[in-house]
RNA sequence: GUGUCAGGUUCGGGAGAAUCCGGGGUGCUUUUUGGGCGCGCCGGUGCCGAAGGAGCAACCGCCCCGGUAAACUCUCAGGCGCAAGGGACCGUUCUUGACUU
Numbered sequence: 001g002u003g004u005c006a007g008g009u010u011c012g013g014g015a016g017a018a019u020c021c022g023g024g025g026u027g028c029u030u031u032u033u034g035g036g037c038g039c040g041c042c043g044g045u046g047c048c049g050a051a052g053g054a055g056c057a058a059c060c061g062c063c064c065c066g067g068u069a070a071a072c073u074c075u076c077a078g079g080c081g082c083a084a085g086g087g088a089c090c091g092u093u094c095u096u097g098a099c100u101u
Base pairs, nucleotide, nucleotide: 001101003099004098005097006096007095008094011091012090013089018045020044021043022042023041025039026038027037028036029035030034046080047079048078052076053074054073055072059067060066061065
C1' cells in the first nucleotide's frame, strides 16, 4: 500500500401509526349564564415499529442442557395532525483498531 471485519465521523436519502374520548387550565372570538377555534397538562382507550431492548428456527456443541439471526415476532421503552426532533437501513467523506497480504 491492498483486501476483509468492527467502531467513530461528514454529507444526502429515509417509513409507519387517533387533529380519538373525558376532565381541568389558558389565549382569541362571539349573538356572551352558552358556543366555536388554538395551545398545553392529567387520565383512559386505540394504533405504529426503523433508536434501544427482549424472543425464537435451521445449524452447531461437551446433546441434562447450551450457543446462535433478522428488516421476523413482542411492544418494556420510544412514537402516532403539520413542523421540529429521533430514525434501522442505503450511498458517501474522513478516520481508528484488529486480521491478512